[in-house]
Molecule: transfer RNA
Organism: Minisyncoccota bacterium
């Protein structure tokens, strides 16, 4: 160079084209405690970028990019 595979909260992991994008761990506030842990009950947090196709896209092409791998 060239093929292929891949990108969702920090982290990991879900999500038949129609949800408030859901969970686990962290973080954080509150209950409990003499004070912690642990338990209970709140809370912020994320769909790489840009275009297209659709009544509608994290989902499904395109280019662009970040990561991986393979051939050369």
């Nucleotide at each position: 160079g060239c093929u292929c595979c891949u990108g969702u909260c920090g982290u990991u992991u879900a999500a038949u084209g129609g949800a408030u994008a859901a969970g686990a761990c962290g973080c954080u506030g509150g209950c409990c405690u003499c004070c912690g842990a642990a338990g209970c009950c709140g809370g912020a947090a994320a769909u790489u970028g840009a275009g297209g196709u659709u009544c509608g896209a994290u989902u499904c092409c395109u280019c662009a990019u970040g990561g991986g791998a393979g051939c050369a």